A computed fold for a 347-nucleotide part of an RNA from an uncultured prokaryote, annotated as small-subunit ribosomal RNA, central domain. Model confidence (mean pLDDT): 86 of 100. RNAcentral holds the full RNA, with entries from ENA.

Context: one part of a larger RNA
């Protein structure tokens, strides 16, 4: 390298767009590139194979042959693949009318609840633990009014929706992407998958100015213990939120790239159609997303039309443990660090 693999043994990139490349419907014509057939030419000797022959025999040495995957020109084939032309509509894409949704971002605004100030009522206890402390007669917890101000949106809610993924949840103008159905028209393979690129990327973190109500890393004090750098408890700063930059990684998980084609059934559920009978139900049919469960398939567990089945094209990745996702180097990054990524050594 190949063959073999990548849900859980080592292995799918965090997700998308996309160049280069590789693949690529249907029909007819051509051209002969590729592909196949014949021919010619070379394919140097020696070795290798085969017959034979010479040193007593081998080993060696020697004569003849055979091969010689290959390349050149040259004569054909034309199914397939490639080119050229032409036509086509099942993949793909528009237009049309309708639909559902926590899909993105902007601005508005609503309550409930915590916590903090005024101010009244009203008196001793309130907190809080396995027990206790820090609070409160300078009026505390409680309660009742009115005020700030910041985060978060009960109930609806749902193996319910949406999105490429992270991920989206009060109400709401205006702005915006994708889906999904029904019908016809219309383009006419313009498609799939993508190295290198570059968009996007939960929580921490970091820059700059804002905010700061509850929570809380760190630090503090109170317990507990043999000790207690902690489990509890009390307050309590970064940060939790905003805005505009940066990080680039999580068990970024379905631990299951991504596209088409084919392959019994059964019962939720979601969104449209179309009949029917009627005002919510059947019955079909497209799409989504669950639970089971044959065939197959797995080493089992499992998976199973939303495949881990049959097949085909494309991209990443894997190659015993540990040393190590480190160490040198790059290359990004303010900066923690990010990414590429090894060797002794050792079992």
């Nucleotide at each position: 390298c190949u063959g073999g693999g990548c849900g859980u043994a080592a292995a799918g990139g965090g997700c998308g767009c996309g160049u280069a490349g590789g693949c690529g419907g249907u029909c007819u014509g051509u051209u002969g590139c590729g592909u196949c057939a014949g021919g010619u030419g070379u394919g140097a000797a020696a070795g290798c194979c085969c017959u034979g022959g010479g040193c007593u025999c081998a080993a060696c040495c020697u004569a003849g042959g055979a091969g010689g995957u290959g390349c050149a020109c040259u004569u054909g084939a034309u199914a397939c693949g490639g080119g050229c032309a032409g036509a086509c509509u099942a993949g793909a894409a528009u237009c049309c009318g309708a639909g559902a949704g926590a899909g993105g971002a902007u601005g508005g605004u609503g309550g409930a609840a915590u916590u903090c100030c005024c101010a009244g009522u009203g008196u001793a206890g309130a907190g809080g633990u396995g027990a206790a402390a820090u609070c409160g007669u300078a009026g505390a917890u409680a309660u009742u009014c009115g005020g700030a101000g910041g985060a978060a949106c009960a109930c609806c809610a749902g193996u319910g929706g949406c999105g490429a993924a992270g991920g989206c949840g009060g109400c709401u103008c205006a702005c915006u992407g994708g889906c999904u159905c029904g019908a016809u028209a219309c383009u006419g393979a313009g498609u799939c998958u993508g190295a290198u690129g570059u968009a996007c990327g939960a929580a921490a973190g970091u820059g700059u100015g804002g905010g700061g109500a509850g929570c809380a890393a760190a630090g503090a004090g109170g317990a507990u213990u043999a000790g207690a750098u902690a489990c509890c408890c009390u307050g309590g700063u970064a940060g939790u939120c905003c805005a505009c930059a940066c990080c680039g990684u999580a068990a970024a998980c379905g631990a299951u790239g991504a596209a088409u084609g084919c392959c019994a059934g059964a019962c939720g559920u979601c969104g449209g159609g179309u009949a029917g009978c009627a005002u919510g139900c059947u019955a079909u049919u497209c799409g989504g997303u669950g639970u089971c469960a044959c065939a197959c398939c797995u080493a089992a567990c499992g998976g199973a039309u939303u495949a881990a089945g049959c097949a085909u094209u494309c991209c990443g990745c894997c190659u015993g443990g540990g040393g190590a996702g480190u160490a040198c180097g790059g290359u990004c990054g303010c900066a923690a660090g990010a990414u590429u990524a090894a060797a002794a050594c050792u079992c």